[in-house]
Molecule: SAM riboswitch aptamer (S box leader)
Organism: Macrococcus sp. DPC7161
């Protein structure tokens, strides 16, 4: 990097360091941000795998380790159905895309 399969409404600082952008890539919005974002560090959350306990199983527990997550549905639409509506508007649904994990070549 490829294919697969699940999961993406819920959840995480009144901490320290930096200093200018940031919110995946394109468009278009919408928004965060010197009252310090992004990021990194400590803490958190969350439990996917591993191992730990409880169970005849199903399942359950806790969080030791491997990851991952800590603003806004994956922040929101782009494509296709469908219903409504009629100025190229709105809804629901799936799709694409993307992000984890665990396995695969």
């Nucleotide at each position: 990097u490829u294919c697969u399969u699940a999961u993406c409404a819920a959840g995480a600082g009144u901490g320290a360091c930096c200093g200018a952008g940031g919110g995946a890539a394109u468009a278009g919005g919408c928004c965060c941000u010197a009252u310090g974002a992004c990021g990194u560090c400590c803490a958190g959350c969350a439990a996917c795998c591993u191992g730990u306990c409880c169970a005849a199983a199903a399942g359950g527990a806790a969080a030791a380790g491997g990851u991952g997550c800590c603003a806004a549905u994956u922040c929101c639409u782009a494509c296709a159905a469908u219903g409504c509506a009629u100025a190229u508007g709105c809804a629901u649904u799936g799709a694409a895309a993307g992000a984890u994990a665990a396995g695969u070549a």